[in-house]
């Protein structure tokens, strides 16, 4: 400079045009003589804008970070 991915909760990921999900993590309860381990239950997330649509995380297009290629 030019193509191509990838961006989702604290992390690691899974989804899919029509309530956003799961694991370990927090948190508070139970248990326990305390710990840890186990049970329950809460709370938190679609990089950022725009557009298409009755609705967008998904589809379309700029922008941003990171990773591959190629000159």
């Nucleotide at each position: 400079g030019c193509g191509g991915g990838a961006u989702u909760a604290g992390u690691u990921a899974a989804g899919u045009g029509g309530c956003a999900u799961a694991a370990c993590a927090u948190u508070a309860g139970c248990u326990u003589c305390c710990c840890a381990a186990g049970c329950u239950a809460a709370g938190g997330u679609c990089g950022g804008g725009a557009g298409u649509u009755c609705g967008a995380u998904u589809c379309u297009c700029c922008c941003a970070u990171c990773c591959c290629g190629c000159a």
The prediction has a mean pLDDT of 80. The RNA shown here (transfer RNA) has 71 nucleotides and comes from a Patescibacteria group bacterium. The sequence is in RNAcentral, with records from ENA and MGnify. It matches the Rfam family "tRNA". Gene Ontology term of the family: triplet codon-amino acid adaptor activity. The family's RNA type in Rfam is transfer RNA.